RNA sequence: GUUUCCGUAGUGUAGUGGUUAUCACAUGCGCUUAACACGCGCAAGGUCCUCAGUUCAAACCUGGGCGGAAACA
Numbered sequence: 001g002u003u004u005c006c007g008u009a010g011u012g013u014a015g016u017g018g019u020u021a022u023c024a025c026a027u028g029c030g031c032u033u034a035a036c037a038c039g040c041g042c043a044a045g046g047u048c049c050u051c052a053g054u055u056c057a058a059a060c061c062u063g064g065g066c067g068g069a070a071a072c073a
Stems, first nucleotide, its partner, number of pairs: 001072007010025003018056001027043005049065005
């Protein structure tokens, strides 16, 4: 340089157009224990990388930008 793929809570992820964005770990509180751990319950935490477009409606489709990975050279 060319091609392809990826970007979603602190971390790892599901969600491929439809009205509250999913789960696990982690975090906080409660129950339990003499206390801790485990376990159970509840809660907080996301402007879905960014800008524009398409659409009645976009995390999802299209284009630009930014960042990352792989292959080839």
Predicted 3D model of a 73-nucleotide RNA (transfer RNA) from Paramuricea clavata.
The coordinates come from a structure-prediction model, not an experiment, and the mean pLDDT is 82.
The organism belongs to Paramuricea, within Eukaryota.
Rfam family: tRNA. Gene Ontology term of the family: triplet codon-amino acid adaptor activity. By type it is a transfer RNA.